A computed fold for a 383-nucleotide part of an RNA from Derxia gummosa DSM 723, annotated as large-subunit ribosomal RNA, domain III. Its mean pLDDT, the model's own confidence on a scale to 100, is 83. The RNAcentral record of the full RNA draws on SILVA.
Context: one part of a larger RNA
RNA sequence: GAGUAGCGAUAAAGCGGGUGAAAAGCCCGCUCGCCGUAAACCCAAGGUUUCCUACGCAACGUUCAUCGGCGUAGGGUGAGUCGGCCCCUAAGGCGAGGGCGAGAGCCGUAGCUGAUGGGAAUCCGGUUAAUAUUCCGGAACCGCCGUCAAGUGCGAUGUGGGGACGGAGAAGGUUACCUCAGCCAACUGUUGGAAUAGUUGGUUUAAGCGUGUAGUCGUGCCGCCUAGGCAAAUCCGGGCGGCUUAGAUAAGGCGUGAUGACGAGCGGACAUGUCCGUGAAGUGAGCGAUACCAUGCUUCCAAGAAAAGCCACUAAGCUUCAGCUUGACGGGACCGUACCGCAAACCGACACAGGUGGGUGUGAUGAGUAUUCUCAGGCGCUU
Numbered sequence: 001g002a003g004u005a006g007c008g009a010u011a012a013a014g015c016g017g018g019u020g021a022a023a024a025g026c027c028c029g030c031u032c033g034c035c036g037u038a039a040a041c042c043c044a045a046g047g048u049u050u051c052c053u054a055c056g057c058a059a060c061g062u063u064c065a066u067c068g069g070c071g072u073a074g075g076g077u078g079a080g081u082c083g084g085c086c087c088c089u090a091a092g093g094c095g096a097g098g099g100c101g102a103g104a105g106c107c108g109u110a111g112c113u114g115a116u117g118g119g120a121a122u123c124c125g126g127u128u129a130a131u132a133u134u135c136c137g138g139a140a141c142c143g144c145c146g147u148c149a150a151g152u153g154c155g156a157u158g159u160g161g162g163g164a165c166g167g168a169g170a171a172g173g174u175u176a177c178c179u180c181a182g183c184c185a186a187c188u189g190u191u192g193g194a195a196u197a198g199u200u201g202g203u204u205u206a207a208g209c210g211u212g213u214a215g216u217c218g219u220g221c222c223g224c225c226u227a228g229g230c231a232a233a234u235c236c237g238g239g240c241g242g243c244u245u246a247g248a249u250a251a252g253g254c255g256u257g258a259u260g261a262c263g264a265g266c267g268g269a270c271a272u273g274u275c276c277g278u279g280a281a282g283u284g285a286g287c288g289a290u291a292c293c294a295u296g297c298u299u300c301c302a303a304g305a306a307a308a309g310c311c312a313c314u315a316a317g318c319u320u321c322a323g324c325u326u327g328a329c330g331g332g333a334c335c336g337u338a339c340c341g342c343a344a345a346c347c348g349a350c351a352c353a354g355g356u357g358g359g360u361g362u363g364a365u366g367a368g369u370a371u372u373c374u375c376a377g378g379c380g381c382u383u
Base pairs, nucleotide, nucleotide: 013031014030015029016028017027018026032380033379034378035377040360041359042358043357046340047339050338051075052074053073054072055071056070060068061067080141081140082336083335084334086119087118088117092113093112094111098107099106100105122139123138124137125136126135142332145330146329147328148327149326150325151324152323153318154317158313159312160311161310166300167299168298169297172293173292174291178286179285180284181283182203183202184201185200186199187198188197204261205260208256209255210254211253215249216248217247220243221242222241223240224239225238226237228236229235262282265278266277267276268275269274270273301304346355347354363373364372
């Protein structure tokens, strides 16, 4: 220079009470303002204790600070079903034998590895200061191993089926959700009116199990033969004959789950914001999805993964065993789980107007996730 520029979006604050040495900034209350396809909620990545509580205010916080993502200490993440591990394979990687190279090594068959894909099974309610599809209550479901009981032709690394798939478009049936009516509870007044009325609040309930609907696909069963499926096959494929329109799949609904839970409100207690008790109604209609039926249907050409789990078949073999089917009992390990997550906690040297994948995303207006106002919820952006 200079007590100057600046104090990081012009969404905004005001008052009362509390705590305290001290309060514009912390806590509580009332009012005001802002967002509301977000500035709300849930995941993934990444971070790695930042989460909760107590006690602190040197430093950090662009001011203050009694406050904090700061300091110190203590506490906190509970799983057969969520995700991983596990089984399976894709691109890619590695690569027994093998080929090539002077060599280091390069390529590559079988195979192994490798998810961003395929593969068994859980919901509702309650609870903590901090976890919950994990704990608790209730109601379920699925593999695997062992034992027992009953029945019985079982058996694979092989064979077949299945898994199994593109783009676009259209129509239908549904549900979630929302709105209105009805029902239940509480309240009802300021100049006049209004109780057959008005206002406010509530009207919620899953997986599973049973039934098998709208719809979609579509013949199915039996007998005989069989040059195909690298061997075999009763399986698949092919042929002939007979009887038939069966059968498969499938939202939603209804019943059960539930004489339960939840529930506005009411009553009580005290440590005054918590706990305990009790508990009404809990129906119908309309609208209606980009969600489900649907891996469906129609159409187009550029013709749109693989393998395993699963089902069937036999081979070797076993056939008082083993194995398989059904039921009961026992068992289901390990890792992640706190918190932030369009952000003050991630990537940007910062508590940085930047960047960051997916899902949900109320009502009025509207074609709309536009726009404006708004619910739930969250904030007023640290002078």